[in-house]
Context: one part of a larger RNA
C1' cells in the first nucleotide's frame, strides 16, 4: 500500500454492472428440471349437448312433468399403446485422482463418426407375430400371469446387390505380406408417407406422372471422439530398495482399433539417487492477485480438459454412456404395508433441517438467444432471458447553491466587568430542482424470423406442384408502472465511522489514580494522563468507516 465469494461491529439515500453454500461429496418434505412427431401404425373415450323414446306420475284426457334407452355432435379429439429420433446434449459438484490426469507438441504404423454436405447406385417380392385391446385370474399396493384378436418407417426369410472375406489371374514396383485390375466363391439391404395433375385405364380403393419428406449400400468432406508417443507438472529420503502378468518374446483370443487388454508356453527381464517404491497434499489449465521485473500465492465467477452423480459391483441398449432425472446385484438410510412384499436417491432450479463466522426467492417468461422432437403449425426447455433479496465487490449521482455579523442564543475554554473558539455555521434573503415522491407521455429499443396472398424465374410436353428471389398485409414482449423525456411540489426524506504520544494528519479541559482500563511496535495509568473514561475542539476517509482472517 494492494487484494478477497469474506466474516464481525456502528451507521445506511438512490442507480448501474458484476457477485452470492468457500463448512457436512451431510440428510432432504413439496411441485418443477426431456420430450416429441398423427404427414409411420393400429385401438379409442368421457363431462356437455341436441333429437327420438320404451314406462312412470298428475290431470282440465292430450297436455304437463320425469325418464331406463338408442342415435348424432363432442371426436378419431382427449388419453394409453406400438414405433421413430432425442433422452450421451444442456445443467451439477470438485468427492476420487500425481495420472498421458492435465498443459504443450506430434503421430495413426492400427481406429470409430448418429444427424449434416457433396456424390454413386438402389428401393422388387413375400411371410409370421406382438402391444394396445377383450376376457378370465393374482396381489394391500407395486404390480404380474394365462387366453383371444390386430396394424407398422417393428420383426423375419427370398431376389438383386459396385461392399466385405477368402483362394486364383495379370499389371505397377527394386522387392514385398503393398497398391491396381479382374475371375471364382462365401455373405450382408431397403418403407413408406404426404401433396398436385392433363390424357389414357379402373374393382373407385387407385394405378400411371410428377414434386416434397423418408428408407438401403457404396464414396468423399466436415465434425466429435479413441489410441499412442516427447517434454513439463507439490512435498517428505527421519519412505531406499520395488516388481510374477512382473518386462520381452511366440500363438491364440478379444476390441471399433495397437497393445499382458487376457490366456497357454518360453525366456529372465523391468524400474530406481536424473528419486523407483511408499506416505502426506491436490481436480489440472486458460487465468486472477501482487511485484519494477523475476518470483510467489491462489485456480471464487466465464471459458477449456478430466472426475463422480447415496456407498461398492455389473452389464444392457445404442453412433456414442461415469449411462445425475435408465436397469441388475449387494450395503447404509428413509417411507408404504392388508407383514406375503414394495418405494427412494436435489454434487439440476427453488426450497427445509442441519454443522458453521458464514452465502439468496419453494418468483415470472419462452419475447430473445440457444437445443430436442416435428414437413409445418408448434410443443418441451428451473438452459437462458428477467425480476427479487444481500453496501457482498466495483462505479456514478445524491444528500443543496450564492448572499447573509448582532460574530445572536448556547457548548466548551478562559490570564474571567472581558476575551477565545464551535461561527457565515445558524437564523435571515434569493435561487436550483439532481435522486427519490405524485401525474402524464413514451409505447423508443429489443423484432429477426414465421404465417397468408400476389409476382419473377428455374424444372416440365403442359397444367398442378415445389424451390429461389421479391413485394404487400398480417402477428408475436417475460422485463414492465422500462429506459427516456415533460409537468407538479417543494431544501423539504437522505451522514456516519475511525482517529488525534511518536511512527502518522489531528490538542485541550475534567474524571480516575499501576485501579478501571489502552495498545499493531515502542509503551501509557502509582494526583496536573495531548496515551485510560466523558466534554468540547480537531484529523482523515465517505454510504460507508473501521476491526478480525488470508495472500503478495
Nucleotide at each position: 500500500g494492494g487484494a478477497c465469494g469474506a466474516a464481525c461491529g456502528c451507521u445506511g439515500g438512490c442507480g448501474g454492472c458484476g457477485u452470492g453454500g468457500a463448512u457436512a461429496a451431510g440428510g432432504c418434505a413439496u411441485g418443477c428440471a426431456a420430450g416429441u412427431c398423427g404427414a409411420a401404425c393400429g385401438c379409442g373415450a368421457a363431462c356437455a349437448g341436441a333429437a327420438c323414446a320404451a314406462c312412470u306420475a298428475a290431470c282440465u284426457c292430450g297436455u304437463u312433468a320425469g325418464g331406463a334407452g338408442u342415435u348424432c355432435u363432442u371426436a378419431g379429439u382427449a388419453g394409453a399403446g406400438u414405433g421413430g429420433c432425442g433422452a450421451a446434449c444442456g445443467g451439477g459438484u470438485g468427492a476420487g485422482u500425481a495420472a498421458c490426469g492435465c498443459g504443450u507438441g506430434a503421430a495413426c504404423a492400427a481406429c470409430a463418426u448418429a444427424c449434416c454436405u457433396c456424390u454413386c447406385a438402389g428401393u422388387g417380392g413375400g411371410g409370421a407375430a406382438u402391444a394396445a385391446c377383450a376376457c378370465a385370474g393374482g396381489g394391500a399396493a407395486a404390480c404380474c400371469u394365462g387366453u383371444g384378436c390386430u396394424a407398422u418407417u417393428a420383426c423375419c426369410g427370398c431376389a438383386u446387390g459396385u461392399g466385405u472375406g477368402a483362394a486364383g489371374a495379370u499389371g505397377a514396383u527394386g522387392a514385398u505380406u503393398u497398391c491396381a485390375u479382374u475371375u471364382u466363391u462365401a455373405u450382408a439391404a431397403a418403407a413408406g408417407g404426404c401433396g398436385g395433375g392433363g390424357a389414357c385405364c379402373u374393382u373407385c380403393g387407385g394405378g400411371c406422372c410428377u414434386g416434397c419428406c423418408g428408407c438401403u449400400g457404396g464414396g468423399a468432406g466436415a465434425u466429435u471422439g479413441g489410441u499412442u508417443c516427447g517434454c513439463g507438472u507439490c512435498c517428505c529420503a527421519u519412505u531406499a530398495g520395488c516388481u510374477a502378468g512382473u518386462u520381452g518374446g511366440u500363438a491364440g483370443g478379444g476390441u471399433a482399433a495397437c497393445g499382458g487388454c487376457c490366456u497357454a508356453c518360453c525366456a529372465a527381464g523391468g524400474c530406481g539417487a536424473c528419486g523407483a517404491u511408499g506416505g502426506g497434499u491436490a481436480g489440472c489449465c486458460g487465468g486472477c492477485c501482487u511485484g519494477a521485473g523475476a518470483g510467489g500465492g491462489c485456480g471464487a465467477c466465464c471459458g477449456g480438459c478430466c472426475a463422480c452423480a447415496c456407498u461398492g459391483g455389473g452389464a444392457u441398449u445404442g453412433a456414442g454412456a461415469u449411462a445425475c432425472g435408465g436397469c441388475c446385484c449387494a450395503g447404509a438410510c428413509u417411507c408404504c404395508u392388508u407383514c406375503g412384499g414394495g418405494a427412494g436417491g436435489c454434487a439440476g432450479g427453488a426450497g427445509u433441517c442441519g454443522a458453521g463466522a458464514a452465502u439468496c426467492u419453494u418468483c415470472c417468461a419462452c419475447a430473445a438467444u440457444g437445443g430436442a422432437c416435428g414437413a409445418a403449425a408448434g410443443u418441451c426447455u428451473g438452459a437462458u432471458g428477467g425480476a427479487g433479496c444481500g453496501a457482498c465487490g466495483c462505479c456514478g449521482c445524491g444528500u443543496g447553491a450564492g448572499g447573509g455579523a448582532u460574530u445572536a442564543a448556547g457548548g466548551c475554554u478562559u490570564u474571567c466587568u472581558g476575551a477565545g473558539u464551535c461561527g457565515u455555521a445558524a437564523a435571515c434573503c434569493u435561487c436550483u430542482g439532481u435522486c427519490a415522491g405524485g401525474a402524464g407521455a413514451g409505447a423508443a429499443g429489443a423484432a429477426c424470423a414465421g404465417c397468408a396472398c400476389g409476382g419473377c424465374u428455374a424444372u416440365u410436353a403442359a397444367c398442378a406442384g415445389u424451390a429461389u428471389c421479391c413485394g404487400u398485409g398480417u402477428u408475436u414482449g417475460a422485463c414492465g408502472u422500462u429506459a427516456u423525456c415533460u409537468c407538479c411540489a417543494g431544501a423539504g426524506g437522505a451522514a456516519g465511522c475511525u482517529c488525534c504520544g511518536g511512527c502518522u494528519a489531528a490538542c485541550u479541559c475534567c474524571g480516575u489514580g499501576c485501579c478501571a482500563g489502552c495498545a499493531g511496535c515502542c509503551g501509557c495509568g502509582g494526583u496536573a494522563a495531548u496515551a485510560c473514561g466523558g466534554g468540547g475542539g480537531g484529523a482523515g476517509c465517505a454510504a460507508g468507516c473501521g476491526u478480525u482472517g488470508u495472500c503478495c
About this RNA
A computed fold for a 552-nucleotide part of an RNA from a metagenome, annotated as small-subunit ribosomal RNA, 5' domain. The full RNA is in RNAcentral, with records from SILVA. The coordinates come from a structure-prediction model, not an experiment, and the mean pLDDT is 80.